This is a predicted structure of a 138-nucleotide RNA (c-di-AMP riboswitch aptamer (ydaO/yuaA leader)) from a Peptococcaceae bacterium.
The prediction has a mean pLDDT of 76.
Lineage of the source: Bacteria > Bacillati > Clostridia > Eubacteriales > Peptococcaceae.
Rfam family: c-di-AMP riboswitch aptamer (ydaO/yuaA leader). Rfam links the family to the GO terms regulation of gene expression and cyclic-di-AMP binding. Rfam's curators write: This family represents a conserved RNA structure found upstream of the ydaO and yuaA genes in Bacillus subtilis and related genes in other bacteria.
[in-house]
RNA sequence: GUUAAAGACGCGCUGAGUUCAGCACAAGUGGAAACGGGGGACCCAUCAUUUUGGGGUGAAUCCGGCUUUUGCCGGUAGGGCUGUCUCUUUAGCCCGAAUCUGUCAGCUAACUUCGGAAGCGCUUCCCAGAGAGAAAAA
Numbered sequence: 001g002u003u004a005a006a007g008a009c010g011c012g013c014u015g016a017g018u019u020c021a022g023c024a025c026a027a028g029u030g031g032a033a034a035c036g037g038g039g040g041a042c043c044c045a046u047c048a049u050u051u052u053g054g055g056g057u058g059a060a061u062c063c064g065g066c067u068u069u070u071g072c073c074g075g076u077a078g079g080g081c082u083g084u085c086u087c088u089u090u091a092g093c094c095c096g097a098a099u100c101u102g103u104c105a106g107c108u109a110a111c112u113u114c115g116g117a118a119g120c121g122c123u124u125c126c127c128a129g130a131g132a133g134a135a136a137a138a
Base pairs, nucleotide, nucleotide: 001009002008010122011121012120013119014118018033019032020031022029023028035115036114037113038112039111044106053104054101055100056099057098062075063074064073065072066071078095079094080093081092082091084134085133086132087131088130089129090128
């Protein structure tokens, strides 16, 4: 957006988070694959850890001020969006969280193990532009 509403469906955004397939046929639920994460040798690296604990996922780290504290404000490393896609660039708008592990871990072939969510937006003319290269359609 379609619709009275719900459901379902369509387009789009963050994200790894999509697809197939059986049971079930409302919900749900074994299995497999795309994709994503952890552990784990030689070599290399580190002299670090041992409560000032350490480490992981993630863009989300750090600094300053206020506040009795909780918390709040400003900035910031870093990250996202702007309508087919990618790269470069201009301008604009945003995020800059949360959480897990439980004393434990560098990289890491073989091997092993886990995830495969959640949350949002949507129109009256093409949705902010430029350059290059693609894709698709005619």
The RNAcentral record of the sequence draws on Ribocentre.